[in-house]
RNA sequence: GCCUGGUUAGCGUAACGGUAGCGCGUCGCUCUUACAAAGCGAAGGCUUAGGGUUCGACACCCUUACCAGGUA
Repeated sequence: GCCUGGUUAGCGUAACGGUAGCGCGUCGCUCUUACAAAGCGAAGGCUUAGGGUUCGACACCCUUACCAGGUA
């Protein structure tokens, strides 16, 4: 250089083109003399970036940055 895969909440990880979920963590409440565990609830994402296709894009197309693997 070329090829392939990946990038989504603090961390990890889903999402036939049709309301972005789940687990852990964080915060509040219940329970307890208290802590932990357990139960209930809440906050937190402009999905790497820019553009295109579409009524509608995390998803499809082009480009871009970064990470991993392959190849000479």